[in-house]
RNA sequence: GACCGCACUGUUGGAGAGUGAUGCGUGGCCUCUGGGCCGAGCAUCCACCGAAGGGGCAACCCACGGGCGCCGCCCGCGGCGAAUCUCUCAGGUUCCAGGACAACAGGGUUCCC
Numbered sequence: 001g002a003c004c005g006c007a008c009u010g011u012u013g014g015a016g017a018g019u020g021a022u023g024c025g026u027g028g029c030c031u032c033u034g035g036g037c038c039g040a041g042c043a044u045c046c047a048c049c050g051a052a053g054g055g056g057c058a059a060c061c062c063a064c065g066g067g068c069g070c071c072g073c074c075c076g077c078g079g080c081g082a083a084u085c086u087c088u089c090a091g092g093u094u095c096c097a098g099g100a101c102a103a104c105a106g107g108g109u110u111c112c113c
Base pairs, nucleotide, nucleotide: 001111005109006108008106009105010104011103012102013101018046020045021044022043023042024041027038028037029036030035047093048092049091053089054087055086056085061079062078064076065075066074067073068072
């Protein structure tokens, strides 16, 4: 000095599904001091979501074995192997928060002198 890529930071946008049931309940309010109400949070159970994270795999390719019409093809087993697919472990199901991904911006890194 520096295109793309990569990760990080900031801003903006960003879907889905229960304000479920039961119990405990810091604390607060009321009270005729018997008690009643509200409630952060926690636990258990049922139902659901998929876009934090995580798991799974197709073709291609590779290795091995067998076959054939043989320098290629077919079958089998194994390896590599993606996602917004799929699983639902984790996470989530009023708002807030989170949120794959996208845009813009910032410095950084790989590279060159």
The RNA shown here (Glycine riboswitch aptamer) has 113 nucleotides and comes from Candidatus Kuenenia stuttgartensis. The coordinates come from a structure-prediction model, not an experiment, and the mean pLDDT is 81. Taxonomically the source falls in Candidatus Kuenenia (Bacteria, Candidatus Brocadiia, Candidatus Brocadiales, Candidatus Brocadiaceae). It matches the Rfam family "Glycine riboswitch aptamer". Gene Ontology term of the family: glycine biosynthetic process. Rfam's curators write: This family represents the bacterial glycine riboswitch. Glycine riboswitches usually consist of two metabolite-binding aptamers domains with similar structures in tandem. The aptamers cooperatively bind glycine to regulate the expression of downstream genes.